[in-house]
């Protein structure tokens, strides 16, 4: 130098994120890198953690490890713009509760007479008289009694030798309380009765009428004072997210250099 086996390693790396932490299943970069399984209220570990279990390949024209440049790209502080929404606060309108004729501004009413006055009348209360209505009595028709209701009284009964004579149910005729129907002339009574008449009190407000006087009078709307509350609208400032730029730290794939390592036996 070749070969066989063994022990060692290699068969990508990085950032996020998770997590006490370290890795891997995730996302995201780098680019091209053996296969399978299992992993989020999850899987293998413990600062010697840079993954577990299997199953193949490869180890000197090859790999490992360390250092330094470059720098994809990720986080991280600060800072500056940006557009919509979101939280909470204030403001303002909108909405809403009362005030008031003290200055205003619309409307309405007002010389066919405002404001006030001043005489009455209604709205209340109380009594009576009238109507109306209900009720009742009264009148009219009806119906109305096993017996304690008339009147007549078959048949039965009783009295009598007998002619006679008595009581006397039922049935018929009648009535009485009651009932039912009607009527309202007459009487009583009643009341959430009245386009109703007198009479008496009350009269604050309010509606009206007549007289006076003679120019304002009204809160119904804005505006003003005091307040209430937000589902709505505007814009204010805030606060944190969101997007993008820019400075700085901080990891850093790819890809460049530099160094250093690469083991054991056996055979030939």
């Nucleotide at each position: 130098u070749c070969g066989u086996g063994c022990a060692g390693g290699a068969c990508g790396g990085g950032g996020g994120g998770c997590u006490a932490g370290c890795g891997g299943u995730c996302c995201c970069c780098u680019g091209c890198a053996u296969c399978c399984a299992a992993a989020a209220c999850c899987c293998g570990c413990u600062u010697c953690a840079c993954g577990u279990g299997g199953a193949g390949u490869c180890c000197a024209u090859g790999a490992g490890c360390u250092c330094c440049c470059c720098g994809a790209g990720a986080g991280g502080u600060u800072g500056g713009g940006g557009a919509g929404g979101c939280g909470a606060g204030a403001g303002c309108g909108g909405c809403u509760g009362g005030g008031g004729a003290a200055a205003g501004g619309c409307g309405g009413c007002g010389a066919u007479g405002a404001c006030g006055g001043u005489c009455g009348a209604g709205c209340c209360c109380c009594c009576u008289g009238c109507g109306a209505c209900g009720c009742a009595c009264a009148c009219c028709g009806g119906u109305g009694a096993a017996c304690c209701c008339c009147g007549c009284u078959a048949g039965g009964c009783c009295c009598g030798g007998a002619a006679g004579g008595g009581a006397g149910c039922a049935a018929c005729g009648g009535u009485a309380a009651g009932c039912c129907g009607g009527u309202c002339c007459c009487u009583g009574c009643g009341g959430g009765u009245g386009a109703u008449a007198g009479g008496g009190g009350a009269c604050a407000a309010c509606u009206u009428g007549g007289c006076c006087c003679g120019a304002g009078c009204u809160g119904g709307c804005c505006g003003c004072c005091c307040g209430g509350g937000u589902g709505c609208g505007c814009g204010c400032g805030u606060g944190g997210g969101c997007c993008u730029c820019a400075a700085c730290c901080c990891c850093g794939a790819c890809g460049g250099g530099a160094g250093u390592u690469u083991g054991c036996a056996c055979g030939a």

Background: Bacterial large signal recognition particle RNA from an uncultured bacterium, 268 nucleotides, folded computationally. Model confidence (mean pLDDT): 76 of 100. It matches the Rfam family "Bacterial large signal recognition particle RNA". Rfam links the family to the GO terms SRP-dependent cotranslational protein targeting to membrane, signal sequence recognition and signal recognition particle, plasma membrane targeting.